[in-house]
Context: one part of a larger RNA
RNA sequence: CUGGGUGUAAAGGGAGCGUAGACGGAUGGACAAGUCUGAUGUGAAAGGCUGGGGCUCAACCCCGGGACUGCAUUGGAAACUGCCCGUCUUGAGUGCCGGAGAGGUAAGCGGAAUUCCUAGUGUAGCGGUGAAAUGCGUAGAUAUUAGGAAGAACACCAGUGGCGAAGGCGGCUUACUGGACGGUAACUGACGUUGAGGCUCGAAAGCGUGGGGAGCAAACAGGAUUAGAUACCCUGGUAGUCCACGCCGUAAACGAUGAAUGUUAGGUGUUGGGGAGCAAAGCUUUUUCGUGCCGCCGCAAACGCAUUAAGCAUUCCACCUGGGGAGUACGUUCGCAAGAAUGAAACUC
Numbered sequence: 001c002u003g004g005g006u007g008u009a010a011a012g013g014g015a016g017c018g019u020a021g022a023c024g025g026a027u028g029g030a031c032a033a034g035u036c037u038g039a040u041g042u043g044a045a046a047g048g049c050u051g052g053g054g055c056u057c058a059a060c061c062c063c064g065g066g067a068c069u070g071c072a073u074u075g076g077a078a079a080c081u082g083c084c085c086g087u088c089u090u091g092a093g094u095g096c097c098g099g100a101g102a103g104g105u106a107a108g109c110g111g112a113a114u115u116c117c118u119a120g121u122g123u124a125g126c127g128g129u130g131a132a133a134u135g136c137g138u139a140g141a142u143a144u145u146a147g148g149a150a151g152a153a154c155a156c157c158a159g160u161g162g163c164g165a166a167g168g169c170g171g172c173u174u175a176c177u178g179g180a181c182g183g184u185a186a187c188u189g190a191c192g193u194u195g196a197g198g199c200u201c202g203a204a205a206g207c208g209u210g211g212g213g214a215g216c217a218a219a220c221a222g223g224a225u226u227a228g229a230u231a232c233c234c235u236g237g238u239a240g241u242c243c244a245c246g247c248c249g250u251a252a253a254c255g256a257u258g259a260a261u262g263u264u265a266g267g268u269g270u271u272g273g274g275g276a277g278c279a280a281a282g283c284u285u286u287u288u289c290g291u292g293c294c295g296c297c298g299c300a301a302a303c304g305c306a307u308u309a310a311g312c313a314u315u316c317c318a319c320c321u322g323g324g325g326a327g328u329a330c331g332u333u334c335g336c337a338a339g340a341a342u343g344a345a346a347c348u349c
Stems, first nucleotide, its partner, number of pairs: 003321004007303002012317001014201004021194003025088005031082001033081002035077008049065006091191001092188003095184004103177007110154001114150008125136002162169002206247006215241002220236004258316006266294005272288007298305002322349003331342004
């Protein structure tokens, strides 16, 4: 290389949109590039293969056959692929009707709690721990009552509940706005799937500028513990956490499981929608999109998966190919930086 693989052994890109490309529904007709077939020419000879023959045999030599799987020209076939023309509605999309949702962005509002400030009551402790101490407090703390300020997060509802492509999203109201789902079957008529490059989004931490700063809290300081304690525990506490704009582009970015389509026993919960039956709230049954559990066939090294497949198939992309060296070095691209992306070898087992 071929092949075989990618839940956990090495291996699914963090996610989406989409270019080139690859692949692509039903039906009728035309063409004949691929495809199949006939003929002709060529495919040098020698060699090789095969059937014979000649040197006493063999090596060696001679004759015949076949092969040279190819190329070109020309005649034909039309199932499949392709291309062109026409038609169709099941794939895909649009319209109409309907309900669900922490989907997104912006603005406004609310209550509980915490801390601080002011005032009242009140007096010697509070706080903290395994036990203590540092710390706070007679300059009146802790506790309690009233008033005020600030910032951040939204108890209960809350649910293997919902929504989103992923990251993620949770108080309430309003405005703008994306998607999915159910029903209908009016419209378009294959408009589809995937997607190298590319573009966009992307937790936390971090960076830049300007705000903000209640609580929490890397660093740091002190008190303990200890042989030591640059920790675990305690008292403090700055970046940060919050907002706006810009950057970074990584995570056990996980379902450690790429996307799409078709197909293959069931059972039982549950969210949203629809239909039918029973006498209305309700119950029963059925259907569909999600979301869970259990479980055949099959798969799997086993664990397990099992209509939400890791089964059976097809299409496209990404990735793997013994461990270490190493996600390192060098180079390149990107970044303000931190660093990210790409990504070896020597050597060694």
Molecule: small-subunit ribosomal RNA, central domain
Organism: uncultured bacterium